[in-house]
Context: one part of a larger RNA
RNA sequence: GCCAAGGAGUUAUCGGGCGUGGCGAGAUGAAAAUCGAAGCGAAAGCGAGUGCCCGCAAGAAAUGAGGGGUGUCGUGCGAAAGCGCGAUCAGUCACUCCCGAUAGACCCGAAGCCGUUGUGAUCUACUCCCGGCCAGGAUGAAGCCAUUCUGACGAAUGGUGGAGGUCCGAAUCCAGUUCUGGUAUAUUCCGUUUGGGUGAGCUGGGUGUAGGGGUGAUAGUCCAAUCGAACACGGCGAUAGCGGGUUCCCUCCGAAAUGUCCCUCAGGACAGCGUCCCUAGAGGAUGAUGCGGCGGUAGAGCACUGAUUAGGGGGAAUGGCCUCGAAAGGGGUCGCCUUCUUCUCAAACUCCGAAUGCCGUUUCUCCAAAGAAGGGGGCAGUCGGGUUUCACGGGGUAAGCCCGUGAGCCCUUACGGGAACGACCGUACGUGGGGUUAAGGACCCUAAAUGCUGGUUAAGUGUUAAUCGUAAAGGAGCGUCCAUCCUAAAACAAUCGGGAUGUAGGCUUAGAAGCAGCCAUCAUUCAAACAACGCGUAAUAGCGGACCGAUCGAGGGUGCACGUUCUGAAAAUUGACGGGGCUAAACCAGCUUCCGAUACCUCACCAGCGCCAAAAGCGCAUGAGUAGGUGGGCGAUCGGGUUGCGUAGAAGUCGGGCAGUAAUGUCCGAUGGAGCGACCUGAUAUGAAUAUCUUGGU
Numbered sequence: 001g002c003c004a005a006g007g008a009g010u011u012a013u014c015g016g017g018c019g020u021g022g023c024g025a026g027a028u029g030a031a032a033a034u035c036g037a038a039g040c041g042a043a044a045g046c047g048a049g050u051g052c053c054c055g056c057a058a059g060a061a062a063u064g065a066g067g068g069g070u071g072u073c074g075u076g077c078g079a080a081a082g083c084g085c086g087a088u089c090a091g092u093c094a095c096u097c098c099c100g101a102u103a104g105a106c107c108c109g110a111a112g113c114c115g116u117u118g119u120g121a122u123c124u125a126c127u128c129c130c131g132g133c134c135a136g137g138a139u140g141a142a143g144c145c146a147u148u149c150u151g152a153c154g155a156a157u158g159g160u161g162g163a164g165g166u167c168c169g170a171a172u173c174c175a176g177u178u179c180u181g182g183u184a185u186a187u188u189c190c191g192u193u194u195g196g197g198u199g200a201g202c203u204g205g206g207u208g209u210a211g212g213g214g215u216g217a218u219a220g221u222c223c224a225a226u227c228g229a230a231c232a233c234g235g236c237g238a239u240a241g242c243g244g245g246u247u248c249c250c251u252c253c254g255a256a257a258u259g260u261c262c263c264u265c266a267g268g269a270c271a272g273c274g275u276c277c278c279u280a281g282a283g284g285a286u287g288a289u290g291c292g293g294c295g296g297u298a299g300a301g302c303a304c305u306g307a308u309u310a311g312g313g314g315g316a317a318u319g320g321c322c323u324c325g326a327a328a329g330g331g332g333u334c335g336c337c338u339u340c341u342u343c344u345c346a347a348a349c350u351c352c353g354a355a356u357g358c359c360g361u362u363u364c365u366c367c368a369a370a371g372a373a374g375g376g377g378g379c380a381g382u383c384g385g386g387u388u389u390c391a392c393g394g395g396g397u398a399a400g401c402c403c404g405u406g407a408g409c410c411c412u413u414a415c416g417g418g419a420a421c422g423a424c425c426g427u428a429c430g431u432g433g434g435g436u437u438a439a440g441g442a443c444c445c446u447a448a449a450u451g452c453u454g455g456u457u458a459a460g461u462g463u464u465a466a467u468c469g470u471a472a473a474g475g476a477g478c479g480u481c482c483a484u485c486c487u488a489a490a491a492c493a494a495u496c497g498g499g500a501u502g503u504a505g506g507c508u509u510a511g512a513a514g515c516a517g518c519c520a521u522c523a524u525u526c527a528a529a530c531a532a533c534g535c536g537u538a539a540u541a542g543c544g545g546a547c548c549g550a551u552c553g554a555g556g557g558u559g560c561a562c563g564u565u566c567u568g569a570a571a572a573u574u575g576a577c578g579g580g581g582c583u584a585a586a587c588c589a590g591c592u593u594c595c596g597a598u599a600c601c602u603c604a605c606c607a608g609c610g611c612c613a614a615a616a617g618c619g620c621a622u623g624a625g626u627a628g629g630u631g632g633g634c635g636a637u638c639g640g641g642u643u644g645c646g647u648a649g650a651a652g653u654c655g656g657g658c659a660g661u662a663a664u665g666u667c668c669g670a671u672g673g674a675g676c677g678a679c680c681u682g683a684u685a686u687g688a689a690u691a692u693c694u695u696g697g698u
Base pairs, nucleotide, nucleotide: 001698002697003696004695005694006693011103012102013101014100015099016098017097019095020094021093022092023091026035027034028033039046040045051070052069053068054067058063072087073086074085075084076083077082106245107244108243109242113235114234115233117232118231119230125209126208128206129205130204131203132202133201134199136168137167138166139164143160144159145158146157147156148155149154173196174195175194179191181190182189211227213223214222248633249632250631252629253628258271259270260269261268262267272382273381274379275378276377277376278375279374283367284366285365287364288363290361291360292359293358294357299352300350301349305346306345307344310341311340312339313338314337315336319334320333321332322331323330324329385410386409387408389407390406391405392404393403394402395401415426416425417424430605431604432603433602434601435600436599440595441594442593443580444579445578449592451591452590453589454588455587456586462582463581474567475566476565477564478563479562480561482559483558484557485556486555494551495550496549497548498547500524501523502522505519506518507517530545533544534543535542606623607622608620609619610618611617634687636684637683638682639681640680641679642678643677644676645675652671653670654669655668656667657666658665659664
């Protein structure tokens, strides 16, 4: 893991509510007594017997239970006016179900705390007692002896001697450094290598110290694989706002992730939003339309406030700088004040000012006696939301970023499309048929025109509605519209020829001759030709250009705009239009047909709702759904009542058939060998796939 069995909203008391039943101004209890039949007032205290009007259901009407209004009455406050509460009467005792409170309170789960409760030192720490063990070698302390030296103390040399938490080191002993060894593996083992190895040594047996205590050459170490407070048992079902789990079916409706408060932010309470019931009795509205109001956003503007470009006019006893003057004073300029014209701005500017919106109302529409609006009550869930969907804001360089507002959607939603894809597009769903469309598509994968008309693209551009998944400035080409200029008195391009003279204009300069620079830029001959547009020279020279003629013979030049392509354009195996592939099967504009969903239409059935006592029948514009509310069912075990089956074969087990929307029911065969059902009713230790669930098996 799998299989079987077990396994989670229970019980008691009190309280709230729906329903049912008994009795009823009383009910219950053996009784005491409790609740009710009278309230108001802080209290002293005082203390309610009546109408009128409207009006739902019903009814032919009158009327009219309940309901509403108004009076009247009790009481408290008040000077009064008046106001608050109460009265015109229904309770009480049980029972089912739902919920709350108190209890372990749906089940399982801590780490922990405490105990005048125990068990542990056979592991390990340390003490004490009785024992055991340490190859071999090296070094050579004190002391002692001899010799030599010495006045003496003593010293030196040579021996002897054998000290030491001394050295080297092994079978054995203790330790456990390396190989990131054996190894994908432990605090174990093995190999290898390594440290200690007469000492604070190692070791056997015995003994003592006990849990806020021991022991500790100190590491919070060790105290039986457990230690920053052992283990067992008990308090104990500790507590857990946290995590996991919580068992049959169907029907109707169907959320919230918000506000306020909280030692509040993983949680609660109240409100909001859901559901069910009661009451009530006629209006309600989220829509469209017209009219009447409200408003200061978008936009726009500069009239105010503030910012701001350029220019002109005027001004000043006192501004800076420059300048003239001996000084007085004058002039210029920048700045300042004011005014005029002008360029540009604003969330906290407005002389203006929409759309949408909000309020009232007209008409329409929709909902509503099959009961709306309003009122009351039972039961919830929700308080972590998301969204590159659209619109509008704030923060941020930005983010699949953070914080908001409104709508939609997802969450709670399937189906078709978008290759796949919660939020995009279409559209929301009972069961089974038939048809038509939506979005999106129609070469093949793959249902449907390799359809039609006119253009564009040569880049595989493209074949992507959007998101996922961006491309720019700049450069180059092609197509098209419009405007304008030149052109058969010949344009544009090309080819051939000319392109001159005064003159090398004057100045400057070493030189300056069209062409370093400055000034001027005339005249002549001409078809035309610049006192020169570029290259060039030291300066000349030289080569082109403008300009003119000839040849040729029909379009050419420029500008604005639109479309389209290339480049700009870089990522790691060959790789992404979904793919194949496509020159249309790409792009633009238009047309016709077809395919395509649980949408729409239609047939039958099921369910719901309504009419209906029920059934039958009829009607409906009903049928998605998480949390959750409501209603109705299936099955299990036991009790009571009624009624059945069974040795001519009960239960159970295995296999198969049939019925029911489902939980499930029933029949047949085999096996089995003695008990088992149905209906009504009562009672539950009543339904398993999940909890690292429990026990057993495998």
This is a predicted structure of a 698-nucleotide part of an RNA (large-subunit ribosomal RNA, domain II) from a Microcaldota archaeon. The RNAcentral record of the full RNA draws on ENA.